[in-house]
Context: one part of a larger RNA
RNA sequence: UUGCAGUUAAAAAGCUCGUAGUUGAACCUUGGGUGCGGUGCACAUGGUCGGCCUUUGGUCAGACUGUGUCACCAAACCUCUUUGCUGGGGACUCUAGUCGCAAGAUUAGAGGCAACCGGCGGUUACUGUGAAGAAAUUAGAGUGUUUAAAGCAGGCUUACGCUUGAAUACAUCAGCAUGGAAUAACGAUAUAGGACUUGGUUUCUAUUUUGUUGGUUUGGGGGAUCAAGUAAUGAUUAAUAGGGCCAGUUGGGGGCAUUAGUAUUCAGUAGUCAGAGGUGAAAUUCUUGGAUUUACUGAAGACUAACUAGUGCGAAAGCAUUUGCCAAGGAUGUUUUCAUUAAUCAAGAACGAAAGUUAGGGGAUCGAAGACGAUCAGAUACCGUCGUAGUCUUAACCAUAAACGAUGCCGACUUGGGAUCAGCAAAUGUCGUUAGCGACUUUGUUGGCACCAUGUGAGAAAUCAAAGUUUUUGGGUUCUGGGGGGAGUAUGGUCGCAAGGCUGAAACUU
Numbered sequence: 001u002u003g004c005a006g007u008u009a010a011a012a013a014g015c016u017c018g019u020a021g022u023u024g025a026a027c028c029u030u031g032g033g034u035g036c037g038g039u040g041c042a043c044a045u046g047g048u049c050g051g052c053c054u055u056u057g058g059u060c061a062g063a064c065u066g067u068g069u070c071a072c073c074a075a076a077c078c079u080c081u082u083u084g085c086u087g088g089g090g091a092c093u094c095u096a097g098u099c100g101c102a103a104g105a106u107u108a109g110a111g112g113c114a115a116c117c118g119g120c121g122g123u124u125a126c127u128g129u130g131a132a133g134a135a136a137u138u139a140g141a142g143u144g145u146u147u148a149a150a151g152c153a154g155g156c157u158u159a160c161g162c163u164u165g166a167a168u169a170c171a172u173c174a175g176c177a178u179g180g181a182a183u184a185a186c187g188a189u190a191u192a193g194g195a196c197u198u199g200g201u202u203u204c205u206a207u208u209u210u211g212u213u214g215g216u217u218u219g220g221g222g223g224a225u226c227a228a229g230u231a232a233u234g235a236u237u238a239a240u241a242g243g244g245c246c247a248g249u250u251g252g253g254g255g256c257a258u259u260a261g262u263a264u265u266c267a268g269u270a271g272u273c274a275g276a277g278g279u280g281a282a283a284u285u286c287u288u289g290g291a292u293u294u295a296c297u298g299a300a301g302a303c304u305a306a307c308u309a310g311u312g313c314g315a316a317a318g319c320a321u322u323u324g325c326c327a328a329g330g331a332u333g334u335u336u337u338c339a340u341u342a343a344u345c346a347a348g349a350a351c352g353a354a355a356g357u358u359a360g361g362g363g364a365u366c367g368a369a370g371a372c373g374a375u376c377a378g379a380u381a382c383c384g385u386c387g388u389a390g391u392c393u394u395a396a397c398c399a400u401a402a403a404c405g406a407u408g409c410c411g412a413c414u415u416g417g418g419a420u421c422a423g424c425a426a427a428u429g430u431c432g433u434u435a436g437c438g439a440c441u442u443u444g445u446u447g448g449c450a451c452c453a454u455g456u457g458a459g460a461a462a463u464c465a466a467a468g469u470u471u472u473u474g475g476g477u478u479c480u481g482g483g484g485g486g487a488g489u490a491u492g493g494u495c496g497c498a499a500g501g502c503u504g505a506a507a508c509u510u
Base pairs, nucleotide, nucleotide: 004481005480006479007462008461012478014351016349017348021344022343023342025237026236031079032078033077034076037073038072039071040070042069043068044067045066046065047064048063049062050060051059052058053057084120085119086118087117088116092111093110094109095108096107097106098105099104122186123185124184125183126180127179128178129177130176138169139168142152143151154163155162156161195230196229197228198227199226200225202224204222205221241341242338243337244336246333247332249330250329254326255325256324257323260304261303264300265299266298267297268296269295270294271293275286276285312319313318356397357396358395359394360393361392366390370386371385372384373383408477409476410475412469413468415453416452417451420448421447422446423445424444425443426442427441429440430439431438432437457464458463483510484509485508492503493502494501495500
């Protein structure tokens, strides 16, 4: 590993990219026929022997054996279109000659995948078999150590002697030999530097042969090189895999600029007047130096109500006034293109709410800390009045959240239904039209966010179309968990200005 679990019990990294790793669509020889032989408690029909009985016969779920049919296994062979090429070897066959009456012997030539001995043939993984694999150990056979654990002994006879053992199995991986050729991987012809055949030219080369030795040349063998010819000459599909182009769209996706809205606070001007705030009730607080309130202006900084939905977009965090610009994305459509380019991912990288940190800007509101008023047994809180940091923005850090669907990503299959968003198609549908089309209605179809019903199914249940297709257990791939505490602590490492982050125990206890 076979063979755990990860919504809520421990456990899916916040999210995406990404190298190593792991995994990866289909396609190239299949089909048909003959069939030596074997098996069958298959069917039919004989023979021999035996048992039983109702004895010229019958029966047996008795033994042995013959023949035919059928079914299965299977060596080998044939077929269309492919296990080959080559050297030796020579069983054997044929022709001719000689010797022979004949059997045969011998010589020469031709053919010749009987066996056998080599060489070249794409490479592995995988798998069957075999050799090899020290004993002791293990499993296990035999054996009355008196039994047993053990041991390798022992057993028989007329104790002269005879005689049997001391088996066997397992032995992973790697290596060796040999058979198979499904599955998986790699390789080869595209600037032909490809295959085969023929014919040249030039050049290199090593051995044989012509009695021997030496030399030259030719021929033959092997390289290199040129030309022509032969061929169905040579590029697999186009994955309800993926990428790219194009088209009309679509969205509160992103960035920069621009613009709007009311509210809040403050200020100015004007009006009126004695209270206003606030609360469970009060008080702190403001107020004839006119508070609160009303009207008209102005400024500032923030925010973006209603529309706003179980609607949209985005990898997540997140995203909502107008307009413009910039680049990007998804889905859809497509008789467009490439042709495996893919999936998931240690290391590594980008982004990452809020809070917090540093340096500027800005500071309307709200508001940690702090002050005060209440409440209370106390109140360092809840309530109230103020209020610093902060909240906003720029530049840089930090890298965490109940970062939640507490549910990794990719792929396949398995029940119905009606809505909705985006695209596309269609309709003798309705209305409008600049006759291109637009808005609705209906139907269909892809892709989304969700929902309702059901439960074949799953689950400890709650519940779940995924949390199903799981003891009938294996689609691919990554991460994590192993009783509660101690503890996300100590220590070490590393990152950070810091706060802290990441990695991360043990003793002890229960």
The part of an RNA shown here (small-subunit ribosomal RNA, central domain) has 510 nucleotides and comes from an uncultured eukaryote. Rfam family: Eukaryotic small subunit ribosomal RNA. For this family Rfam cites "Crystal structure of the ribosome at 5.5 A resolution" (Yusupov et al., Science, 2001). Rfam 15.1 lists 75,755 matches to the family in 2,556 species.